[in-house]
RNA sequence: GCAGUGGAACAGAUGAUCGCCCGCCUUCGCGCGCUUCGCGCGCUUCGGCGAGAGGAAAGUCCGAACUCCGCAGGGCAGUGCGCCGGGUAACGCCCGGUCGGGGUAACCCGAAGGAAAGUGGCACAGAAAAUAUACCGCCCACCUUCGCCGAAGGGCGACGGUGGGUAAGGGUGAAAAGGUGCGGUAAGAGCGCACCGCGCCCGUGGCAACACGGGUGGCAGGCAAAACCCCGCACGGAGCAAGGCCAAAUAGGGAAGCGCUAUCAGAACGGCCCGUUCGAAGCUUCCGGGUAGGCCGCUUGAUCCCGUCAGCAAUGGCGGGGCUAGAGGAAUGAUCGUCGUCGCGCCGAAGCCCGAGCCGCAAGGCGGGGCGGAAGCGGGAACAGAAUUCGGCUUACGGGCCACUGCGGCG
Numbered sequence: 001g002c003a004g005u006g007g008a009a010c011a012g013a014u015g016a017u018c019g020c021c022c023g024c025c026u027u028c029g030c031g032c033g034c035u036u037c038g039c040g041c042g043c044u045u046c047g048g049c050g051a052g053a054g055g056a057a058a059g060u061c062c063g064a065a066c067u068c069c070g071c072a073g074g075g076c077a078g079u080g081c082g083c084c085g086g087g088u089a090a091c092g093c094c095c096g097g098u099c100g101g102g103g104u105a106a107c108c109c110g111a112a113g114g115a116a117a118g119u120g121g122c123a124c125a126g127a128a129a130a131u132a133u134a135c136c137g138c139c140c141a142c143c144u145u146c147g148c149c150g151a152a153g154g155g156c157g158a159c160g161g162u163g164g165g166u167a168a169g170g171g172u173g174a175a176a177a178g179g180u181g182c183g184g185u186a187a188g189a190g191c192g193c194a195c196c197g198c199g200c201c202c203g204u205g206g207c208a209a210c211a212c213g214g215g216u217g218g219c220a221g222g223c224a225a226a227a228c229c230c231c232g233c234a235c236g237g238a239g240c241a242a243g244g245c246c247a248a249a250u251a252g253g254g255a256a257g258c259g260c261u262a263u264c265a266g267a268a269c270g271g272c273c274c275g276u277u278c279g280a281a282g283c284u285u286c287c288g289g290g291u292a293g294g295c296c297g298c299u300u301g302a303u304c305c306c307g308u309c310a311g312c313a314a315u316g317g318c319g320g321g322g323c324u325a326g327a328g329g330a331a332u333g334a335u336c337g338u339c340g341u342c343g344c345g346c347c348g349a350a351g352c353c354c355g356a357g358c359c360g361c362a363a364g365g366c367g368g369g370g371c372g373g374a375a376g377c378g379g380g381a382a383c384a385g386a387a388u389u390c391g392g393c394u395u396a397c398g399g400g401c402c403a404c405u406g407c408g409g410c411g
Base pairs, nucleotide, nucleotide: 001407002406003405004404005403006402007401010398012339013338014337015336016335017334018333020052022050023049024048025047029043030042031041032040033039034038054383058394059393061392062391063390064389065388066239067238068237069236078235079234080233081232082231083097084096085095086094087093098112099110100109101108102107113230114229118228119227121223122222135170136169137166138165139164140163141162142161143160145158146157147156148155149154178196179195180194181193182192183191197219198217199216200215201214202213203212204211205210243296244295245294246293253287254286255285256284257283258282264279266278267277268276269275303322304321305320306319307318308317309316310315341379342378343377344376351371352370353369354368357366358365359364
């Protein structure tokens, strides 16, 4: 320098001006309520002070807190998880290890119980996909024909057929019934032996998963459980639109009082009385449920920062300090200056001049030539936006830092 692996952190700072939203105070005005002055509440105008997004606020995939409903106990069904040990409020998360796999390596990945409980599957190809089997081949015996040899009995060889033995070799397949070698055999074969693998037993180490060593058995049943299934463990449901409190108008519900065939509760006509007409139903007060609306839930919490201790670590204990949006379909922004960051720059930055090039509808951008001569010029912030709150996972994304690995170059 190139390529790569892992980790921790950041997500610009500051000033000015103009805005947004919430809370408190003040001020102007309006409205409402109460027992008057006055006070309180709500909306609004001016002003002041204070607070104002994230590492993922996201996906809503897991696990919880909290709330309501359900629930004697147990089971079925269903869903999820599944090596070992630890952490945690809990988890399907995290840490440490084991085993397996990938990579030259740093390092990474793994739903990693059971296939000898049972049912089913293994396309195509292939003889056969699991009670093993035999297409080509190899070997043996017999038969027919032919050839050769022999004086003869007969022998040898070849094509073919029949019967049998094989699983070495070929071929098929993603996968073929332990592998390699030697012996053995008619040819072969764990048939025998050595090594490797596998099963079982024992010992040693380890909390354990497991590792190592020894012995023993010729060796048995391939793959897939992210097919059904079996075993073990866990799990009631819904979710802040949970849920609780206060509480209009209107229409229902209930209670009491008054009135109820009239000697009239009430209504209409009318200034009032009489009267006439209507009316057999109502009128008044109170209570309760619920809607609109308002308030709470709502942010002090498995909380954050620093230090220290225990632990390999995840994490936990102790001490000190801090309070960091609570909100309604939803505020947290814009411009400019300085600094920081990144890029270019005496291999020539700004600036000035020339100009007939290229792209674009245009604004504009890119390029060429000359003068010029400096710490100057330029660019842009990626993904994204709290909505009851936490712990995780996953996904999206910017530039820089640290450690490590491989290769190459120079000293």
This is a predicted structure of a 411-nucleotide RNA (Bacterial RNase P class A) from an Acidobacteriota bacterium. RNAcentral holds the sequence, with entries from ENA. Rfam family: Bacterial RNase P class A. Rfam classes the family as a ribozyme. The prediction has a mean pLDDT of 76.